[in-house]
RNA sequence: CCUGAAAAGGCAAACUCGUCGCGAGGCGAGGGCGCAAAGUUAUGGGUCUGAUUCUCAGAUCGCCAAGCUGCCAAAG
Numbered sequence: 001c002c003u004g005a006a007a008a009g010g011c012a013a014a015c016u017c018g019u020c021g022c023g024a025g026g027c028g029a030g031g032g033c034g035c036a037a038a039g040u041u042a043u044g045g046g047u048c049u050g051a052u053u054c055u056c057a058g059a060u061c062g063c064c065a066a067g068c069u070g071c072c073a074a075a076g
Stems, first nucleotide, its partner, number of pairs: 002076001003073002010035002015030006033062001039068003043065003046060006
């Protein structure tokens, strides 16, 4: 470094309530399906939303890839 057994700690899907948004969705609380980058950046692709639709403006990194950063550690 690859890798991911164990322990501590961390994150938090669906769903519910509140709130913001035309919407996709965001945020807070509950919740816990999962996650070793489910930390972070919309950079490329994908998907989704709105409109005055060869385009423009948005959403999503818990879809994939890429950049940056990072806890613990057995066997191999």

c-di-GMP-I-GGC riboswitch aptamer from Anaerolineales bacterium UBA5796, 76 nucleotides, folded computationally. Lineage of the source: Bacteria > Bacillati > Chloroflexota > Anaerolineae > Anaerolineales.